[in-house]
RNA sequence: UAAAAAGAUAGAGGCGCAUUGUACAAUCAGUAUCCGGAGAGGAGAGGUCAGCGCAAGAUCGUGGCUCCGGAGAAAGGUGUCAAUGCCGAAGUCGGUCCUGGUUGCGCAGGGACUGGGCUGGGUGGGCAAAAUAAGAUUUGUCCAACUGUCGCAGUUGCGGAGAGCUAUCUAUAUU
Numbered sequence: 001u002a003a004a005a006a007g008a009u010a011g012a013g014g015c016g017c018a019u020u021g022u023a024c025a026a027u028c029a030g031u032a033u034c035c036g037g038a039g040a041g042g043a044g045a046g047g048u049c050a051g052c053g054c055a056a057g058a059u060c061g062u063g064g065c066u067c068c069g070g071a072g073a074a075a076g077g078u079g080u081c082a083a084u085g086c087c088g089a090a091g092u093c094g095g096u097c098c099u100g101g102u103u104g105c106g107c108a109g110g111g112a113c114u115g116g117g118c119u120g121g122g123u124g125g126g127c128a129a130a131a132u133a134a135g136a137u138u139u140g141u142c143c144a145a146c147u148g149u150c151g152c153a154g155u156u157g158c159g160g161a162g163a164g165c166u167a168u169c170u171a172u173a174u175u
Stems, first nucleotide, its partner, number of pairs: 002175002006170006014087001016086006023080003033071007046060004051107006090119004094114006120147002123144007149160004
């Protein structure tokens, strides 16, 4: 003087990500439920027991179902705002464990862990799926331009991936 690798700390991308809320709004919905009236059926039937199914058990009859009239929500999900934590933030698939409301089994749902796979990021559009009151949204995949980063080129452009990129230190170290 040059190069490579490792570790630690701190940062950047931008309509950036996620969580929370006695906040606001629409939707949920004239639904559930309650009151009054009428009707059918009925114990071998019909309901209830904190999301669903099967089995069991317990319990109800002024229950439950249908129609008419009156009163009439909430949760979850969504958007806005605010606060907090952050930049594999996070999402999704898979795996392990826990939970899953009278009991047992199963499912949905919820939680924790995961250097196991994929995605740098947001936007628009097509297709598909899930979901449900509605999909207002969510997810996956494909395409398009935009944007950040590094490499190769050097008007343009092409390519890669976050286990990345930048800075500093360990380091007057190693080769």

Lysine riboswitch aptamer from a Clostridia bacterium, 175 nucleotides, folded computationally.
The sequence was found by an Rfam model in a public genome assembly.
Its Rfam family is "Lysine riboswitch aptamer". Rfam 15.1 lists 3,224 matches to the family in 1,923 species. About the family: Riboswitches are metabolite binding domains within certain messenger RNAs that serve as precision sensors for their corresponding targets.
The prediction has a mean pLDDT of 75.